Model confidence (mean pLDDT): 83 of 100. Predicted 3D model of a 72-nucleotide RNA (transfer RNA) from Bacteriovoracaceae bacterium UBA6261. The organism belongs to Bacteriovoracaceae, within Bacteria. Rfam family: tRNA. It is annotated as a transfer RNA. About the family: Transfer RNA (tRNA) molecules are approximately 80 nucleotides in length. The sequence was found in a public genome assembly.

[in-house]
RNA sequence: UGGGAAGUGGCGCAGUGGUAGCGCAGUAGACUGUUAAUCUAUUGGUCGUGGGUUCGAUCCCCACCUUCCCAG
Numbered sequence: 001u002g003g004g005a006a007g008u009g010g011c012g013c014a015g016u017g018g019u020a021g022c023g024c025a026g027u028a029g030a031c032u033g034u035u036a037a038u039c040u041a042u043u044g045g046u047c048g049u050g051g052g053u054u055c056g057a058u059c060c061c062c063a064c065c066u067u068c069c070c071a072g
Base pairs, nucleotide, nucleotide: 001071002070003069004068005067006066007065010024011023012022013021018055026042027041028040029039030038048064049063050062051061052060
């Protein structure tokens, strides 16, 4: 320098155009002699940034940023 992949709650990941979900973690309660485990409820996300297309974008297009892989 060229090509490719990834970026979504604190963490790990889903979500192929119609109000963004799961697990773990956190908080509260139940249970227990206590903790742990288990069960129930619940908080938390301007979807990497900026534009564009569209009635509508996490999703499609363009540019940029960060990380990783390949080639030179």